[in-house]
RNA sequence: UUGAAGGGUUUGAUCCUGGCUCAGAACGAACGUUGGCGGCGUGGAUUAGGCAUGCAAGUCGAACGAAUCCCUUGGGGCUUGCUCCGAGGGGGAAGUGGCGAAAGGGGCAGUAAAGCGUGGGUAACCUACCUUGGGGACGGGGAUAGCCUUCCUAACGGAAGGGUAAUACCUGGCGAUGUAAUUGGUUCGCAUGGAUCGAUUACCAAAUGAAUUUCGCCCUGAGAGGGGCCCACGUAGUAUUAGCUUGUUGGUGAGGUAACGGCUCACCAAGGCCAAGAUGCUUAGCGGGUGUGAGAGCACGACCCGCGCCACUGGCACUGAGACACUGGCCAGACUCCUACGGGAGGCUGCAGUCGAGGAUCUUCGGCAAUGGGCGCAAGCCUGACCGAGCGACGCCGCGUGUGCGAUGAAGGCCUUCGGGUUGUAAAGCACUGUCGAGGGGGAGAAAGCCGCAAGGUUGAUCAAUCCCUGGAGGAAGCACGGGCUAAGUUCGUGCCAGCAGCCGCGGUAAGACGAACCGUGCGAACGUUGUUCGGAAUCACUGGGCUUAAAGGGCGCGUAGGCGGGUCUCCAAGUCUGUGGUGAAAGCCUCCAGCUUAACUGGAGAAGUGCCGUGGAUACUGGGGGUCUUGAGGGAGGUAGGGGCAUGUGGAACUUCCGGUGGAGCGGUGAAAUGCGUAGAUAUCGGAAGGAACGCCGGUGGCGAAAGCGACGUGCUGGACCUUUUCUGACGCUGAGGCGCGAAAGCUAGGGGAGCAAACGGGAUUAGAUACCCCGGUAGUCCUAGCCCUAAACGAUGGGUACUAGAUUGUAGACUUGCAUGGGUUUACAGUCGAAGCAAAAGUUUUAAGUACCCCGCCUGGGGAGUAUGGUCGCAAGGCUGAAACUCAAAGGAAUUGACGGGGGCUCACACAAGCGGUGGAGCAUGUGGCUUAAUUCGAGGCUACGCGAAGAACCUUAUCCCAGGCUUGACAUGUUCGAAAGAGGUGGGAAGUAGCGUGCGGAAACGUUACGCGAACGGUAUCCAAUCCGGAACCUACUACAGGUGCUGCAUGGCUGUCGUCAGCUCGUGUCGUGAGAUGUCGGGUUAAGUCCCAUAACGAGCGAAACCCUUGUCUCCAGUUGCCAGCGAGUAAAGUCGGGGACUCUGGAGAGACUGCCGGUGUUAAACCGGAGGAAGGUGGGGAUGACGUCAAGUCCUCAUGGCCUUUACGCCUGGGGCUGCACACGUGCUACAAUGGUGUGAACAAAGGGAAGCAAAUGCGUGAGCAGGAGCCAAUCCCAAAAAGCACACCCCAGUUCAGAUUGAAGGCUGCAACUCGCCUUCAUGAAGUUGGAAUCGCUAGUAAUCGCGGGUCAGCAACACCGCGGUGAAUGUGUUCCUGAGCCUUGUACACACCGCCCGUCAAGCCACGAAAGGGGGGACGGCCGAAGUCGCCACACCAAGUUGGCGCCGACGCCGGACUCUCUGAUUGGGACUAAGUCGUAACAAGGUAACCGUAGGGGAACCUGCGGUUGGAUCACCUCCUU
Repeated sequence: UUGAAGGGUUUGAUCCUGGCUCAGAACGAACGUUGGCGGCGUGGAUUAGGCAUGCAAGUCGAACGAAUCCCUUGGGGCUUGCUCCGAGGGGGAAGUGGCGAAAGGGGCAGUAAAGCGUGGGUAACCUACCUUGGGGACGGGGAUAGCCUUCCUAACGGAAGGGUAAUACCUGGCGAUGUAAUUGGUUCGCAUGGAUCGAUUACCAAAUGAAUUUCGCCCUGAGAGGGGCCCACGUAGUAUUAGCUUGUUGGUGAGGUAACGGCUCACCAAGGCCAAGAUGCUUAGCGGGUGUGAGAGCACGACCCGCGCCACUGGCACUGAGACACUGGCCAGACUCCUACGGGAGGCUGCAGUCGAGGAUCUUCGGCAAUGGGCGCAAGCCUGACCGAGCGACGCCGCGUGUGCGAUGAAGGCCUUCGGGUUGUAAAGCACUGUCGAGGGGGAGAAAGCCGCAAGGUUGAUCAAUCCCUGGAGGAAGCACGGGCUAAGUUCGUGCCAGCAGCCGCGGUAAGACGAACCGUGCGAACGUUGUUCGGAAUCACUGGGCUUAAAGGGCGCGUAGGCGGGUCUCCAAGUCUGUGGUGAAAGCCUCCAGCUUAACUGGAGAAGUGCCGUGGAUACUGGGGGUCUUGAGGGAGGUAGGGGCAUGUGGAACUUCCGGUGGAGCGGUGAAAUGCGUAGAUAUCGGAAGGAACGCCGGUGGCGAAAGCGACGUGCUGGACCUUUUCUGACGCUGAGGCGCGAAAGCUAGGGGAGCAAACGGGAUUAGAUACCCCGGUAGUCCUAGCCCUAAACGAUGGGUACUAGAUUGUAGACUUGCAUGGGUUUACAGUCGAAGCAAAAGUUUUAAGUACCCCGCCUGGGGAGUAUGGUCGCAAGGCUGAAACUCAAAGGAAUUGACGGGGGCUCACACAAGCGGUGGAGCAUGUGGCUUAAUUCGAGGCUACGCGAAGAACCUUAUCCCAGGCUUGACAUGUUCGAAAGAGGUGGGAAGUAGCGUGCGGAAACGUUACGCGAACGGUAUCCAAUCCGGAACCUACUACAGGUGCUGCAUGGCUGUCGUCAGCUCGUGUCGUGAGAUGUCGGGUUAAGUCCCAUAACGAGCGAAACCCUUGUCUCCAGUUGCCAGCGAGUAAAGUCGGGGACUCUGGAGAGACUGCCGGUGUUAAACCGGAGGAAGGUGGGGAUGACGUCAAGUCCUCAUGGCCUUUACGCCUGGGGCUGCACACGUGCUACAAUGGUGUGAACAAAGGGAAGCAAAUGCGUGAGCAGGAGCCAAUCCCAAAAAGCACACCCCAGUUCAGAUUGAAGGCUGCAACUCGCCUUCAUGAAGUUGGAAUCGCUAGUAAUCGCGGGUCAGCAACACCGCGGUGAAUGUGUUCCUGAGCCUUGUACACACCGCCCGUCAAGCCACGAAAGGGGGGACGGCCGAAGUCGCCACACCAAGUUGGCGCCGACGCCGGACUCUCUGAUUGGGACUAAGUCGUAACAAGGUAACCGUAGGGGAACCUGCGGUUGGAUCACCUCCUU
């Protein structure tokens, strides 16, 4: 030294990896909306597609002859104004000649090198015009165009004859400083050689032109500028292009060229290029520069400049100083035009313009005034080069669309909590200004030159600065955006529709994301969108990345090229460093200065240009040459261990088969079975024989090997390692692209072998199915020999080598040492474990690195498609190696965290199971639900946690948009200035005394309607007194307006309340600590508890919500108080009775207290917490019961309790009324009641409760009735009276096991009660009737003690009651368990996970449907390259012709474009059909994977199967669980 930013998106959350995407800048742009002015730039990027028309290269009379024309003049013809001839002058068509036309202008097709860039070379070259120097120009000749005549042709053009000029052409002479050859000196260099001074020989010139002083011509030297050729380096992709080449590579000779050269030819040799990429294919003009970027880079090559190439396509030469020539020629082809059909003409990739194609790119403009070019002595002519104008917001830059004051914060809009807020000083209004534009006037400058002796004259296409006048805020603002990224939000509409979207994603009725409005934000004559490039992207990493698990280490070794390489001495100087010289064009970028009013733009100066080349120097390092050394490496010697390899032989156990014996009914197999074997004798057992395969124990995270791999024993052959010695060599080393070799299992070929096991296959089971898991059989194969295959989770998922960097410990093989042994110590190699620093995303790793460094190789760059297609190659095949793209997604992934889950584990709990008792499920009935039915059977609740639930009472009412029918419309109900102390009345307008209202009628079922009749008002004021009569108002009526109303919708918009997990023991916080972080710790562990209860321990210490306690009730006692309760003692009294006087002792009532705390004892336990037992006690370890329900879960339930947002409704979805329905009945389920009987039923007798209720009430006594009940009415607003009888039980009697003296449904008859009313549809009584039912299938519920079971009693709701329900009360009163294997649920710890909507999870494949791109494919079309044939024009060579020569014409030869043909070439398009793939809310079949995923999963291979897949063989842990071994830590 001025220079570097990130964000969104994978997850419940986190860190990482990794892609996608955004913010920036830019553009020859295009599109959409909008559009005032000016300056400077810029504009056919596509079809190098086709082109009408005009113009784009001419000029010179001072090179030449001359037609015609004009002027002057002479003459003729004469028609007197025409014509002819001659002379002079001027101009000059066409032509000859000279110069130019090879420049300027356009384009980028081709070209990957013949190009370009940078630097060199030419001793291998050329150069018209220009500058400068030297020298020179003497004679002669013959033609030809134009022109004239004749002729052919439609045209273009052409032929013959005649005649003419030159600065046109030819020739002779002189002739050099020139060229060539030979030769002699001098000098230099770079190999051939160069330069220079001489000599000899040969060869070569001109226009004495034009003209006024000048311009030309010829030869030659030099210069400047311009070119030709050569060399080095640099210059795209592809190896799915690996070999290419015959003029090819070189030589000799010749030809050719300005010049070198295989440039061409003849002969000779057989070379040349290539992995540092030849050859082929694809793409492409290159550079200065441009865009971007901090830079390094990456992308690009418009405009401007330099170079190259092209000119309709292909080929060819001519002329010339220069061309193989954009507006010249010849030939061929395509296309267009003309034609008389015979033949001709043409080339906008010049400027304009046109058609076509395209998203897309302008005027058929003016001028040579300037700058520049050509010609000319010049004037001048030509110039679509150029200068200008026009069109396009295409880009950059500048200016304007006004300025100041102005609050009632106007109106309007939008929002609103209705108060207001905002638009907003914005407008209006007042006061000013005058840029730009408009109209008018004037006008600097761009002009320099040119003509002329001079004076002087003359040149602007176009632009127009600046100034003056007129006029007046007048003519001039839009676009995009507003969910996050990303600055800026509200309302309405819409309702997964319409639509938005760069990514994430919005939209399914409250959308800040769609559309609109208002408001806001950004930029502004523009703003957005699209496309493209760079950036961000360290996302190809040189600067500056990685490879254990995320993508990525080759399966392993040997080794070629290459890369890298130990100590020391010396030389060189290639790399390296440094000085200096040349170059790196201009423009551009940068800095400074300057000119346009500023800027853009432009000018000047400087810097820079990191590069290349030359040259001088340095020598540390690398490199090269030479010498030396031993530590790397290797060799020698002496030892050691070993399942290292190959071959061959031997052995025992087991197994199967066969033979024989014994024996006699089963064996075998499984979860259970069956198939199978067996009376033809199995299994079992004994003896014998045969066969094949594998080698138990030892055996071990022990050994060996490069890996794959290797295990009985002996022998032979053979590879490697380690230790010791310091004996030898002297860097001989490391790695290793290609290459070569080895390479489990499966598989293949051929031949053997075959005991066991066992893909396929057969059978049996299991199952919904079972192409599986299990079982019985069983073939390839497994084994050997020979040959292939070459892949694995070939793994330590970790390439090889070297060095360095704490330790501890174990094993294996050695060596040394301590006198020997045991036991130690030291040291090397190998094999493990733990662990520090460090590293790592973390898990982890850590001298066997994943640490720190160096060297070499291999590999990766989002997921899927896919290790697929295609091509190549290898293989007998299976298949291997190499290896894409289209398309599609916004993720896919790694590690760790918290949960949840597991047909994972451990611990623990619960009437969870077990042990018991009693039920439900079967019957009848009751009740609720579903379903069905119906005009309607209103609605809600739906596993547990809906179903005797909302409903603690549906005949009407209740009761509801339930149905039918009728009626009302400010309404059944509320509010509206205000009055009043309050209660209360209370909107506005109108009406209003026989009025309102009431009563009675009438219509009607009622609601309601209706003056028909009767009664009949209240307040204040006024009227002289008198008010129902007049007035008023607050009654009333009517009308109107806001509204009221809704059990209408949304419980998925909500509040509140409630259920459930669950009275389960949990849920959290502060501070600290650990971790990058999510998080963890605390809360884990050992005990203990009902409990996260308590104790101990402890990186935690404390705390909170829960648990417990506090509260109520019950159990014992004490004290106080005794009425309506009680009555022991005293008294009175009765037939009897607390009946009375009294009493407070007792019971009881209801207040206050006590009591229980593991307090005491013993034991266990850690001296703890606590547990067990005991004592005392009414009660003992929470005494029993209740109330009490943490953080949260279920979008749980409820809009029909209530409240409430939004939506809907308003003569109706509101309100009123009558009737019906909610009770409907083939059926299914839940919850109950009563039973099925003898532990019972019936009858009679006689006992003992508690808790409640009672005034529209409870009701006694008494009477009547069989009874329900009726009459009656004492007493009681209740410890007083009543309901009120308790029942089971007890005693006695009968029944005698039956569908009964059980059971009571159903039905008939007769009654009673409530009520306006018991038909639909109430309850009760009596008599009669007497159904099912004889203990209940699968399954299932409750309960652990005053509990279950059983027995009654009461209450609420309520007129009555469908109550057998619900809520309470007491009486009698058990059995069983002291356990946790299992089922269910729950808690804690741990483990796995692909789950997080959390297992009701996730997810795989076939099939079916739609759509998209791709591959294969009989074939079809096109392009390219190659080969062959033909052979135009043309150069060159040869021949013929003419006496020779020049030359013309013709022929031949080589080469040769187009064309035609060919095929094992190559690229591309298309293609019936076919294959897999991607994608697509709700299709089918299964359930493969994730948990031990219910058979652990996966890899390779082989077979099989609808499919996921299954099975065999070998391998891996990236498998859970339990046990054992080993090791480690303490």
Molecule: small-subunit ribosomal RNA
Organism: soil metagenome